[in-house]
Formats: sequence, structure tokens, C1' cells
RNA sequence: UUCUUAUCCAGAGAGGUGGAGGGACUGGCCCUUUGAAACCUCGGCAACGGAUUCUGUCCAACAGAACACCGUGCUAAUUCCUUCAAGCUAAACGUGGCUUGGAAGAUGAGGA
Repeated sequence: UUCUUAUCCAGAGAGGUGGAGGGACUGGCCCUUUGAAACCUCGGCAACGGAUUCUGUCCAACAGAACACCGUGCUAAUUCCUUCAAGCUAAACGUGGCUUGGAAGAUGAGGA
């Protein structure tokens, strides 16, 4: 980089450097000199993988629970909403609202 798979309406901040952007893309709408992105330090949240413990169960495999040691990840707004399609509904030629499913994206794990 690419393929497969699971999850994505919950949760979690301060300081320093920095100096204008950021929220992936489209269109919106937000955040931001009361300091964006990025980098550093110390925390925190969560429980995807590993380790450990307990139970099912005599062994193994498997499953569930615990823990938060390790490897990640995250720490504004539902993945902020939306892009494509189907259905329902309101209004009446301009459109809106709701539900559902895809696409895309993010993260973990496995393969190439």
C1' cells in the first nucleotide's frame, strides 16, 4: 500500500513551544488570536489484540467475566450533518422532514 473482518448515538484534559488554520472529501454548519494545525511533557478515557487471574470443565480447544501490565487507539459537536439509493410523509412545481440500506472514512486484528 492492498484484501478480509469487527466496531463506530458512550467516555476522556492541563501545561509548554508555535502563530492561522482545523473539523478526511462534496455541500452545509461549527471550532479557532479568550490562540488553529503541528511538536513536547504529564494525565485521563476505552477495552480491539497479547499477558495474567477466575468460572464453565478432568486435559485441550472454546466461551464468559475480571484486570489495566504490554502493543495500539482516542481525549468538541452521532463518523457534527450530508454526498448515493429506497420507502413514508408534508407542502404544492421551488422543496422540506423522518426511517432504512449502501458508498466513503476512522480504529483494531489477520493475510498478501
Notes:
A computed fold for a 112-nucleotide RNA from Pontibacillus yanchengensis Y32, annotated as SAM riboswitch aptamer (S box leader). Taxonomically the source falls in Pontibacillus yanchengensis (Bacteria, Bacilli, Caryophanales, Pontibacillus). The prediction has a mean pLDDT of 85. The model forms 88% of the base pairs in the Rfam consensus.